[in-house]
RNA sequence: GGAGUCGGCCAGACAGCCGCUGUGCUUCGGCACAGAGGAAAGUCCGGGCUCCACAGGGCAGGGUGCCAGGUAACGCCUGGGCGCUAUAAGUCGAAAGACCCAAGGCGACGGAAAGUGCAACAGAAAACAUACCGCCGAUGGUUCAGAAAUGAACACAGGCAAGGUUGAAAUGGUGGUGUAAGAGACCACCGCGGCCGUGGCAACACGGACGGCAUGGCAAACCCCACCCGGAGCAAGGCCAAAUAGGCAGACGCGUUCCCUGAACACCGGCGGCCCGCCGGAGUCUGCGGGUAGGCUGCUAGAGGCGGCGAGUGAUCGCCGUCCCAGAUGAAUGGCUGUCCACGACAGAACCCGGCUUACCGGCCGGCUCCCUUU
RNA sequence: GGCGCGAUGGCAGAGUGGUCAUGCAGCGGCCUGCAAAGCCGUGGACGUCGGUUCGAUUCCGGCUCGCGCCUCCA
Numbered sequence: 001g002g003a004g005u006c007g008g009c010c011a012g013a014c015a016g017c018c019g020c021u022g023u024g025c026u027u028c029g030g031c032a033c034a035g036a037g038g039a040a041a042g043u044c045c046g047g048g049c050u051c052c053a054c055a056g057g058g059c060a061g062g063g064u065g066c067c068a069g070g071u072a073a074c075g076c077c078u079g080g081g082c083g084c085u086a087u088a089a090g091u092c093g094a095a096a097g098a099c100c101c102a103a104g105g106c107g108a109c110g111g112a113a114a115g116u117g118c119a120a121c122a123g124a125a126a127a128c129a130u131a132c133c134g135c136c137g138a139u140g141g142u143u144c145a146g147a148a149a150u151g152a153a154c155a156c157a158g159g160c161a162a163g164g165u166u167g168a169a170a171u172g173g174u175g176g177u178g179u180a181a182g183a184g185a186c187c188a189c190c191g192c193g194g195c196c197g198u199g200g201c202a203a204c205a206c207g208g209a210c211g212g213c214a215u216g217g218c219a220a221a222c223c224c225c226a227c228c229c230g231g232a233g234c235a236a237g238g239c240c241a242a243a244u245a246g247g248c249a250g251a252c253g254c255g256u257u258c259c260c261u262g263a264a265c266a267c268c269g270g271c272g273g274c275c276c277g278c279c280g281g282a283g284u285c286u287g288c289g290g291g292u293a294g295g296c297u298g299c300u301a302g303a304g305g306c307g308g309c310g311a312g313u314g315a316u317c318g319c320c321g322u323c324c325c326a327g328a329u330g331a332a333u334g335g336c337u338g339u340c341c342a343c344g345a346c347a348g349a350a351c352c353c354g355g356c357u358u359a360c361c362g363g364c365c366g367g368c369u370c371c372c373u374u375u
Numbered sequence: 376g377g378c379g380c381g382a383u384g385g386c387a388g389a390g391u392g393g394u395c396a397u398g399c400a401g402c403g404g405c406c407u408g409c410a411a412a413g414c415c416g417u418g419g420a421c422g423u424c425g426g427u428u429c430g431a432u433u434c435c436g437g438c439u440c441g442c443g444c445c446u447c448c449a
Stems, first nucleotide, its partner, number of pairs: 001371010012340007020035006037346001041357002044355005049233004061229005066080005081109001082107004090099003110224002115222002117218002132164002134160003139157002141154005172190006191213001192211002195208005237297004247288006255265004267281005304323008341344001376445007385399003393429001401417005422438005
């Protein structure tokens, strides 16, 4: 210098005029200051806060899931492990392509020798393996030849699982020995399994001897194991509090019959499908309480921002200094003009934070890897 | 602002791992003088993008669209 890749930051700038919301001041005329985002979005996780429930524990239900750390907490983040994967460079090659694969990218990544279940179609066979084509037929059988030894035929008993066929998946792989043909039957290497040793906090890695392979896949199927989770949400919750209509208390009043008390009857309403029955009630005034409309609060100083120092590989944490940075409730944060440029994307708070996900014109900066050149 | 539910042909609507039913509508034929009804046949669908699985409408995530509920007391 180039290529690739990953991460962080910014999100038109400046000036003038006119508005809007909040706070402060005011001589009540105004003035000063502040005024959306990296996602304010989706509401997918986690927490604070508030109310309700709650002795403790368990069941049910839901969630998470390699290891270690971070955190208020998390399904997030950091570091590590393991697995999968891409491109450049490199190697081989005439090419096609193959091998080896950097920084990187992706992983819901506990358990399939606890149990249950599933696998359409195809295929011989889909989980106690099995035998369609095939190979063999050593041994046994039958027939033929032969004096006999023996040879040949049949593919009958039977042996085999190498090869073919199906499938997403077929009971370790490659090579050899072996055999009638074959086969972990045996051997070497690789894979796998548990055991031992070493390193590591651990996941795991490496090494050793052993086992002849038993234990195929699916748990984003039920399930098992470990850990976590009470429910609802600011329209939560609290306070003040009209008019109308209910509620409660008190006072006065309250149809007909009977002299009074009291009872019965009549009216209205409720319970009831209806009857019977039972219960309640009337009008006026005063007071009290709940509560609606409405208003106030919750409401923004916070797991806060910026800077420095320190601890740590890092996420992050500690200490010091400094700053105050939207708070609306028909709901403000805008409009016009001018100048400039690289010509301006996605989008707009509504209780508050930490994440994730999704949308997004462009610009700037940095890390890492590889290649080339120079010193 | 918060909370919950859903999406399968033109319409309604079942299916919940293995070629997506059924009814109405549409189209073609038969029947009829022409139609209707009836009979026979036929086309057409899992909202979208990923993941898990051999295989996804179904299971799990993201997105899009639609619907419903939320003063207080009871």
Predicted 3D model of RNase P RNA and transfer RNA as a complex of 449 nucleotides. It holds a member of the Rfam family "Bacterial RNase P class A". It is annotated as a ribozyme. Gene Ontology terms of the family: dimeric ribonuclease P complex, ribonuclease P activity and tRNA processing. Model confidence (mean pLDDT): 79 of 100.